Source information:
Large-subunit ribosomal RNA, domain IV from a soil metagenome, 352 nucleotides, folded computationally. The full RNA is in RNAcentral, with records from MGnify. Rfam family: Bacterial large subunit ribosomal RNA. Its mean pLDDT, the model's own confidence on a scale to 100, is 88.
[in-house]
Context: one part of a larger RNA
RNA sequence: UCCUCCUUAAGGAACUAGGCAAAAUCACCCCGUAACUUCGGGAGAAGGGGUGCCUGAUUCGUGUAGUGCUCCGCGCAUGAAGCGAUGAUGGCCACAGUAAAGAGGCUCGGGUGACUGUUUAGUAAAAACACAUCACUCUGCAAAGUCGUAAGACGACGUAUAGGGUGUGACACCUGCCCGGUGCUGGAAGGUUAAGGGGAGAGGUCAGGCGCAAGCCGAAGCUUCGAACUGAAGCCCCAGUAAACGGCGGCCGUAACUAUAACGGUCCUAAGGUAGCGAAAUUCCUUGUGGGGUAAGUUCCCACGCGCACGAAUGGUGUAACAACUUGAGCGCUGUCUCGAGGAGGAACUCG
Numbered sequence: 001u002c003c004u005c006c007u008u009a010a011g012g013a014a015c016u017a018g019g020c021a022a023a024a025u026c027a028c029c030c031c032g033u034a035a036c037u038u039c040g041g042g043a044g045a046a047g048g049g050g051u052g053c054c055u056g057a058u059u060c061g062u063g064u065a066g067u068g069c070u071c072c073g074c075g076c077a078u079g080a081a082g083c084g085a086u087g088a089u090g091g092c093c094a095c096a097g098u099a100a101a102g103a104g105g106c107u108c109g110g111g112u113g114a115c116u117g118u119u120u121a122g123u124a125a126a127a128a129c130a131c132a133u134c135a136c137u138c139u140g141c142a143a144a145g146u147c148g149u150a151a152g153a154c155g156a157c158g159u160a161u162a163g164g165g166u167g168u169g170a171c172a173c174c175u176g177c178c179c180g181g182u183g184c185u186g187g188a189a190g191g192u193u194a195a196g197g198g199g200a201g202a203g204g205u206c207a208g209g210c211g212c213a214a215g216c217c218g219a220a221g222c223u224u225c226g227a228a229c230u231g232a233a234g235c236c237c238c239a240g241u242a243a244a245c246g247g248c249g250g251c252c253g254u255a256a257c258u259a260u261a262a263c264g265g266u267c268c269u270a271a272g273g274u275a276g277c278g279a280a281a282u283u284c285c286u287u288g289u290g291g292g293g294u295a296a297g298u299u300c301c302c303a304c305g306c307g308c309a310c311g312a313a314u315g316g317u318g319u320a321a322c323a324a325c326u327u328g329a330g331c332g333c334u335g336u337c338u339c340g341a342g343g344a345g346g347a348a349c350u351c352g
Base pairs, nucleotide, nucleotide: 001347002346003345004344005343006342007341008340010338011337014336019333027051028050029049030048031047036041038170052092053091054090059085060084061083062082066078067077068076069075070073093097105331106330107329108328109327110326111325112323113322117129118128134167135166136165137164138163139162145154146153147152171318172317173316174315176248177247178246181245182244183241184240185239186238187237190236191235192234196230197229201225202224203223204222205221208217209216210215249267250266251265252264253263276310277307288304289303290302291301292300
């Protein structure tokens, strides 16, 4: 010096990103216990008192003897003694009595997620996942969906109060506007459109014909192309649908101080953000501004609203209970610190 411990004057978080770590609290009995609340909780809330040993009042249980009753029984009632429980009162000792060990610190605000659960085996336990609830959607049974080339299997020895998919995430109050785009569902008049059908027409070959020849023409057959016309779904098209994917404006002017604009004008859009919330787990400017708390507060709480860039099941706003979650404050407590010190056991190191 390092590791694991113990103690520490005065102060008591001044430490630090942060009370991290440590200390403190702790068992049982009694008293007592707030806001809020889904009336279950909150709650061991909080906050107090007691605890050893001797004495043993009182009351109770059991119950022997005795006494009374008796249907005469191994009966019933009462009940000294004994045993057990309760433990008032008084006393004794110690610094200290759950004498050692083991054994909640508490309170008040805010955020998030309702809750119990689940998760990154080996850096993350969470506000992430799940969840009951709600909603949309598919599926009529040889179901939809899934696995498999298939046979076959699951779904299910189930049958729409069932099964699959998707989103939301207890509960309370609610969930606004937009169907132009994309998707899905329905429609079928018109346009477009494949193979196929169809075969106008064209080419090759060739009997033969013409020609002195080179060559030209060329029926049937075979063969190669091939126009019109016909031809489904789809797409175009027409509707519906947002708890489908998603989206939810700009400029200018205006009131008898100023400021602001209930109001007006204009452009654009499918429609221009409703309720509620809001410097927020979302706010750049920003340590916004005002208030609270502190002697002093970039954090925290309450408001305001110019929301860079909240907003309604990619859910909005609340919410008792719950949480090894997160953030702020306080009480208690302490070697975290002022600021160190002393001690115990081990290690390192030196010598042997």